RNA sequence: GCGCCCGUAGCUCAACGGAUAGAGUACCGGCCUGCGGAGCCGGCGAUGCAGGUUCGAUUCCUGCCGGGCGCA
Numbered sequence: 001g002c003g004c005c006c007g008u009a010g011c012u013c014a015a016c017g018g019a020u021a022g023a024g025u026a027c028c029g030g031c032c033u034g035c036g037g038a039g040c041c042g043g044c045g046a047u048g049c050a051g052g053u054u055c056g057a058u059u060c061c062u063g064c065c066g067g068g069c070g071c072a
Stems, first nucleotide, its partner, number of pairs: 001071007010025004018055001027043005048064005
């Protein structure tokens, strides 16, 4: 330099182009308990950036940024 794949919550992962973007874990609060770090309930928190297509984009297209693999 070229090709392919990936980028969503602190972390690990979901989401036929249409629901309020969900789950586990972590964190915070409450309940429970002799105490709870166990169990139960609740809360907090995210689409890499900029454009484009569309009535509607996490999803499709382009460029850039970052990461991985391969080729040279």
Transfer RNA from a Candidatus Shapirobacteria bacterium, 72 nucleotides, folded computationally. It matches the Rfam family "tRNA". Gene Ontology term of the family: triplet codon-amino acid adaptor activity. Rfam classes the family as a transfer RNA. Its mean pLDDT, the model's own confidence on a scale to 100, is 82.